A computed fold for a 72-nucleotide RNA from a Polyangiales bacterium, annotated as transfer RNA. Lineage of the source: Bacteria > Pseudomonadati > Myxococcota > Polyangia > Polyangiales.
RNA sequence: GGGAGAAUAGCUCAGUGGUAGAGCAACGCCUUUACACGGCGUGGGUCCGGGGUUCGACACCCCGUUCUCCCA
Numbered sequence: 001g002g003g004a005g006a007a008u009a010g011c012u013c014a015g016u017g018g019u020a021g022a023g024c025a026a027c028g029c030c031u032u033u034a035c036a037c038g039g040c041g042u043g044g045g046u047c048c049g050g051g052g053u054u055c056g057a058c059a060c061c062c063c064g065u066u067c068u069c070c071c072a
Base pairs, nucleotide, nucleotide: 001071002070003069004068005067006066007065010024011023012022013021018055026042027041028040029039030038048064049063050062051061052060
């Protein structure tokens, strides 16, 4: 220098144009003498940034940033 992939909750990841979700973690309650396990519930998100398309974008298009891999 060329090419491909990834970026969404604290962490690991879903979500192929119509209300942003799961597991784990955190917090509260129940249970226990207490802890652990278990059960129920709650909170937590500028969806990497900017622009475009669209009635409507996490998703499609363009540019940029960071990371990973391949080629040179």
The coordinates come from a structure-prediction model, not an experiment, and the mean pLDDT is 82. It matches the Rfam family "tRNA". Its family is annotated with triplet codon-amino acid adaptor activity in the Gene Ontology. About the family: Transfer RNA (tRNA) molecules are approximately 80 nucleotides in length. It is annotated as a transfer RNA.